[in-house]
RNA sequence: AACGAACGCUGGCGGCAUGCCUAACACAUGCAAGUUGAACGAAGCAACAUUCUUCGGAGUGUUGACUUAGUGGCAAACGGGUGAGUAACGCGUGGAAAUUUACCUUUUGGUGGGGGACAACUGAUGGAAACGUCAGCUAAUACCGCAUACGCCCUUCGGGGGAAAGAUUUAUCGCCAAAAGAUGAGUCCGCGUCAGAUUAGGUAGUUGGUGGGGUAAAAGCCUACCAAGCCAAUGAUCUGUAGCUGGUCUGAGAGGAUGAUCAGCCACACUGGGACUGAGACACGGCCCAGACUCCUACGGGAGGCAGCAGUGAGGAAUAUUGGACAAUGGGGGAAACCCUGAUCCAGCAAUGCCGCGUGAAUGAAGAAGGCCUUAGGGUUGUAAAGUUCUUUCGCCUGUGAAGAUUAUGACGGUAACAGGUAAAGAAGCUCCGGCUAACUCCGUGCCAGCAGCCGCGGUAAUACGGAGGGAGCUAGCGUUGUUCGGAAUUACUGGGCGUAAAGGGCACGUAGGCGGUCCUAUAAGUUAGACGUGAAAGCCCCGGGCUCAACCCGGGAGGUGCGUUUAAGACUGUAGGACUUGAGUGUGAGAGAGGAAAGUGGAAUUCCUAGUGUAGAGGUGAAAUUCGUAGAUAUUAGGAAGAACACCAGUGGCGAAGGCGACUUUCUGGCUCACAGCUGACGCUGAGGUGCGAAAGCGUGGGGAGCAAACAGGAUUAGAUACCCUGGUAGUCCACGCCGUAAACGAUGAAUGCUAGACGUCGGGGGGUUACCCUUCGGUGUCGCAGCUAACGCAUUAAGCAUUCCGCCUGGGGAGUACGGUCGCAAGAUUAAAACUCAAAGGAAUUGACGGGGGCCCGCACAAGCGGUGGAGCAUGUGGUUUAAUUCGAAGCAACGCGCAGAACCUUACCAACCCUUGACAUAGGGAUUGUGAGUUUCAGAGAUGAGACUCUUCAGUUCGGCUGGGUCCUAUACAGGUGCUGCAUGGCUGUCGUCAGCUCGUGUCGUGAGGAUGUUGGGUUAAGUCCCGCAACGAGCGCAACCCCUGUUUUCAGUUGCCAUCAGUUCGGCUGGGCACUCUGGAGAGACCGCCAGUGAUAAGCUGGAGGAAGGCGGGGAUGACGUCAAGUCCUCAUGGCCCUUAUGGGUUGGGCUACACACGUGCUACAAUGGCGGCGACAGAGAGAAGCAAUGGGGCGACCCGGAGCAGAUCUUCAAAAACCGUCUCAGUUCGGAUUGCACUCUGCAACUCGAGUGCAUGAAGUUGGAAUCGCUAGUAAUCGCAGAUCAGCAUGCUGCGGUGAAUACGUUCACGGGCCUUGUACACACCGCCCGCCACACCAUGGGAGUUGGUUUUACCUUAAGGCAGUUCGCUAACCGCAA
Repeated sequence: AACGAACGCUGGCGGCAUGCCUAACACAUGCAAGUUGAACGAAGCAACAUUCUUCGGAGUGUUGACUUAGUGGCAAACGGGUGAGUAACGCGUGGAAAUUUACCUUUUGGUGGGGGACAACUGAUGGAAACGUCAGCUAAUACCGCAUACGCCCUUCGGGGGAAAGAUUUAUCGCCAAAAGAUGAGUCCGCGUCAGAUUAGGUAGUUGGUGGGGUAAAAGCCUACCAAGCCAAUGAUCUGUAGCUGGUCUGAGAGGAUGAUCAGCCACACUGGGACUGAGACACGGCCCAGACUCCUACGGGAGGCAGCAGUGAGGAAUAUUGGACAAUGGGGGAAACCCUGAUCCAGCAAUGCCGCGUGAAUGAAGAAGGCCUUAGGGUUGUAAAGUUCUUUCGCCUGUGAAGAUUAUGACGGUAACAGGUAAAGAAGCUCCGGCUAACUCCGUGCCAGCAGCCGCGGUAAUACGGAGGGAGCUAGCGUUGUUCGGAAUUACUGGGCGUAAAGGGCACGUAGGCGGUCCUAUAAGUUAGACGUGAAAGCCCCGGGCUCAACCCGGGAGGUGCGUUUAAGACUGUAGGACUUGAGUGUGAGAGAGGAAAGUGGAAUUCCUAGUGUAGAGGUGAAAUUCGUAGAUAUUAGGAAGAACACCAGUGGCGAAGGCGACUUUCUGGCUCACAGCUGACGCUGAGGUGCGAAAGCGUGGGGAGCAAACAGGAUUAGAUACCCUGGUAGUCCACGCCGUAAACGAUGAAUGCUAGACGUCGGGGGGUUACCCUUCGGUGUCGCAGCUAACGCAUUAAGCAUUCCGCCUGGGGAGUACGGUCGCAAGAUUAAAACUCAAAGGAAUUGACGGGGGCCCGCACAAGCGGUGGAGCAUGUGGUUUAAUUCGAAGCAACGCGCAGAACCUUACCAACCCUUGACAUAGGGAUUGUGAGUUUCAGAGAUGAGACUCUUCAGUUCGGCUGGGUCCUAUACAGGUGCUGCAUGGCUGUCGUCAGCUCGUGUCGUGAGGAUGUUGGGUUAAGUCCCGCAACGAGCGCAACCCCUGUUUUCAGUUGCCAUCAGUUCGGCUGGGCACUCUGGAGAGACCGCCAGUGAUAAGCUGGAGGAAGGCGGGGAUGACGUCAAGUCCUCAUGGCCCUUAUGGGUUGGGCUACACACGUGCUACAAUGGCGGCGACAGAGAGAAGCAAUGGGGCGACCCGGAGCAGAUCUUCAAAAACCGUCUCAGUUCGGAUUGCACUCUGCAACUCGAGUGCAUGAAGUUGGAAUCGCUAGUAAUCGCAGAUCAGCAUGCUGCGGUGAAUACGUUCACGGGCCUUGUACACACCGCCCGCCACACCAUGGGAGUUGGUUUUACCUUAAGGCAGUUCGCUAACCGCAA
C1' cells in the first nucleotide's frame, strides 16, 4: 500500500459496486424449458343454424383469436451454477490438414405415383401406488416400398447405389438432392506452463513397419504378423500440490504473490460405469445398471438428486429476500397474435468497499461559570460557550412530475428532478500521546493489578499500568486480527559473497558441458533493421464526452516488451574451408634436487646374553616410594645377538599435485629449470558425474619386536586423583599384502591467463663487465613497502589490487553434520542430509577499562634486621550474645567495637511502667477581657506534674491622655504547632577510605570510517613527586606535586615590665632595694641553605656522589594543606530538607525504673608477675596550661581523705606547683617486704538525693598471676621504650582523649618472597568488571519430539476370483403389417 475479509466501539444521507473464501455436506417448499391447432386424429366448451322434446333437455351441422391429453416437428447440447478432478496439447500463444456443421444466406435442380400400421379413443382386465396387459377403431409434414438422378457416393471404369410432404385465406410457408458461404464443433504440431533426486531408471501396444478393422476425420485408435525399439541428468518415471488465461495487488523497475466479481477456454452435475436419440450429448432440471443415502408402501414393489433462483439445517470468525416484472436487452417455439424465460432488468438486506455531502456561518473578553494544573501570582480548556446577527445543503412536510419507448406497451415509481414551507432546528465518533512516531501533566497502584509491534515499562515521586484534564491523528468511521507485496541488495538477472564474520572440494587426472589466439573467404543459425499478420473484449495509460462534481459510465486513440511470415545487412558469436605462430607441445644441449620404487651396505647409540675386574648399594624424585641388587646389581673391560632410527652437515635451504620426503651405494623411474629457436600448427583452459592418490589412528592375514608406549598394575601427590610425577608394561609403532578415506588434510586464501612502483636477502641456470665484486635476464623461495583493496586486522607482481573463463560452496544461533532413508565398509564408521521445538541473539575485528597463581621497572615499618607489646592473669572500658517491662538508637573487614559519649545517680534520655494535658512546653494571625505583673514566705491534697488557698514587697513602656500605639497575661474559634517517627537506596551539608598515592583532565592540531579512540601523558635518563632534562606530530593549559602559611633549630636589630643581674652601691642575704638592659628570656622586623663553591660522574643536560665552609646540606625536623574519582561507604539521632506516617497522640509534662543486667565470646587499655625491682630516706632539675559560683598561699586541726580560715591573683607579678624517674640505704629469689583483685568495718567529699548506681581515705583481708599456644600489632631518632605534669568535659566521677616536658636506645645486608600502591607491556569468552564469567552431573516442575505390547485408516501397484448395464462378433430360439422370396 492492498483485501470477496472478520472482530471491538460508534453510526446522518446519497450514488456506484460487491456479498458461503469453510462441508463438490444434506436438502422441506415454490419456481428455473417449453412451444406449435397454419402437420394430425380426437374429446370437451361456447356461439349460431337446424331437428326432436316428456320442455328438464337430446341429436346433427357450421363456426371459434377457447381448453386439453395424445401422434408429429423444432427446442431441450443454449442460457444459469460450481472448481471436485486434471501437471495434461488442460490452458496460453503461433501454426497445420485428414473432417463435420441443425437453424441462417447464395446458387442449381426436383417435389411423380402408391402402401400398410401404431397412439389417442372404446371395451375388458391386473396393481396400494408407480404403472400396465389383452381385444378392437383411426389420421398425418409419423413409417415403408416403386419411379426419376444434371450434379452426389462407390467402382475392377464394364457398371452399381441412393430423395422428397404437405398446409392454406392463392399469397406464401414448407420438403428433397447438390455446390458454395457464414457460424459453431472435432483433430494434430512448435514453444511456454509449481515443488521434491532422502523419487534414477521407466516402458510390451511399449517404439516403428505391413495387412486388416474402425471413425465425421489423421493416427497403435483396435487387431494379426515382423523388427527391437522409444523416453531420461536440458530431470524420464514416481510423489505432493493446483482448474488455466485476459487480468488483480504490490514494486522505481526487474520481479514477487494471486486467479472473487467481469470476460475467454476446460472440467464436473449424489458416487462409479454405459450407451441411446440427435446436426450437435455419452446429456445439471433425459435413459439403463451398480453403490451410498433419503422418502412412500397394502411389504409384493416404487420414487428422488438445488455445484439453477430464493430458502432450510449443518459447518464456520464469516457472507443477503422462500420479493416485483418480462417494461427494456437477449434466448426458445410459432406465419403471426402470442406463450415461456429465478437469463435479465429492478426493488429489499449489510458502512463490505470506493466516491460525494452534511452535522452550521459571522461576530462575540467580564478572557463568565465549571473542570484540570499551579511556584498560589496565575495558567489552560478558550472565541470555545452564553449572547447578537445570518443561512437552509441534507432531512421532514406539501405540490408538480420525467427521460428510459418507435406511434403502442413502464416492474422500477408518484422514483429522479423541480417549486414552496419549516426551525439551528434531527445528525460525531474512534485510536493514540516513553523512543521508533505527531501529541504531557496530576491522581491512584506499588514487580501487584496490568501494558507490550520491537526495544522494554511496573519493586512509593510511573509523560509506558488504571482514571482524569489537556493534546495529536483520522473522520461516518476509527482501531485490532489475518493474508500478500514493499522496505529486504535478507537468494543479489538488474543487484551479494567465501584469509579471520556462514562459505574453497584434502590433492590431482579427466568425461559430458562451458569458455577459447592471429589473418582471409563463404554461409546466414544466433544477432541487428524494415514491412506484413496476429496479440478477443473489458481492464491499465492518453484525449474527449455524460450523470450538478467524483466514484461510475460512453466514444476514440496509444500500448501490449510476445509469436509467425518475409526482405535486407554481414560487424561480432556459430558453422564450413584455407593460412599463421606468439598459446600449447616436441627436438638438441646443459643443470639442481631428503621426488618415487627395489636390492645391498655402514657406523654411533640402546637393550639383552657370555666372560673378566669389583663391592654395597643402584635407580628415581620437589621430596620419596614401588623397582633392581650379597643368588654379586650399578660402574668398568672384552666378545656376541637383535630390532628400530639415521647425530654433526641443516639453512623462513631443496624436491613433490597434495599427503609427504633426510646415513651410504647401485639399478629402474616421474617431474622441473635454463640456453638455442629446428619441427607440429590452437593440438588450449576449466571440469558436474567418474577414476586414482591420500598423515595419524584403526581393521584383516602372516612375519617381526631393541627402544618407546594407549589399556592395565603398582608407588607417590591429593580432601579425593580413574590425572599431571615415578617404576613396570600389552596392543601398537617396523615389514609384506589387502581395507579404511578421514585431520586445525591450513597460506583456515580453488585452477588458469593478462596487467599494475620498488628495496633487501636466499636457491638453480644463462649473458656481460673495469672480476675479493658489480650490472643484467629466466625460474623458485622469503622479509619490508607504494598505488589499490579491506569492517578492521591486514594483503600488496607468490594479491586479499585491476579484469576474463570455468568449477566448488554460503544465506541468524542452537537442535545437528544429528535422526530417518540411500550408497560404501569386515567393523569402527564415512558420505549424502532434514524436521519438530527453542532463543533474540550467536559471531568478526578493533577501543577503553578491570583482572591474571603473565612479564618488566619502582616505592612503602611492606618484608627483612632490631626494640617493646597484644593473645595467658586480675581489673577498667566498648561490642556481640543472652536476659529484661525497658536493658533507647546508630556504627559492622581494613575504613564498627576507650566509636557518636570533651564524662547516664535526678537532669541528660530518645527506652519502660504509672499518672496527668489537648491550639498544646514553643511560633504567627482574628475577636474579647485585663494591665493582678514580677519576686519572696507559707498552708492543705498528691509520688509529683498539678490543683485550691494565705501573707509581705512591687504595680509594664510611650503618649497627642483617645484603650491611641507597643508589650505582657487570660478566654475563645480556626488555620496550625509538635514528632530523636520511616526512608542516608529521594537529598543538601559534613566526614571516612584508597592516599599526601602521583596522578586526573582539557583546548587547538594531527592520525583513525569510528569507539570512555590514539597522540600529548609513550621512549632514554632522573626525582619524594606527570620533579626536571633530552628526544618525539605535537604545541600549550588546568586541577594535583613543590613553593607561598604556622611551629622549631642559628643569628642581627628594636623594645625592657611582671623577666634578667655582668659591673656599682645598700641589704633583713631573698634581684630584696637603688641602679642597669650587657646576658637569659619575651615578641616584632630581618639575615641565613641555593647543589651557591670545589672535585668526580653523567650526554657538555637534568641530576647523583664526595669535600670545604656553616647553627643547620641536599625536601634540615614537625604541622596545616587531601586532585579527578571509588565504595548507592557513614550520618534524616548535630543541622537543613522532598515524600510518607501520627494529631485527646508516634505530640507535651511528672514520679520511679532502665541505658550500670550476666552461663559466655571478641576488641581496646590499665596493673602486674619483680632485684634495671619493692620499701625507707633525701628533699635536685621541667615544660605547657588553667584560674572568680574560680585557683587558693602563709597558719591551725586530723594517721588520712579532708576540715577551719582566708593573704594574693581576671594574672611573664598571685595560686595551682609537689614534678616523677634520678641519688643514698635496706630486702636477697620466695607466690615473697612481689602483686594488688575481692571482701569486712569505720570514715571524707560533691550533690535536693550516692539503695539500684559516684569518687576518695584509714584499718583489716591478700585472689589470679612466676613473662603467656596458634596467631598478631607499633616503631627508623630526640624516634621506640620509660617517667611524671596539665587541660577540655565537669556539682562529683578517667586506666579514656588532647597536649606538655624529663631520661633516652637498638637495627636496616638487602628487595627473593607475603601485603598495599604507581608506570609500561601482554592475554581475555570479564564490563553490576575474577566476590566476574561459565561447564558437567543430580533432584523437582514444565514444553516439544521419540520409544513402547499392539491396534487401525488412506493412496497406488501387481497377481488371482466373481461380475451388472452396455458394446462388438459368432450362434441359437421367438415375434414381425407394409417390402422381398416361395407356395397356395
Molecule: small-subunit ribosomal RNA
Organism: uncultured bacterium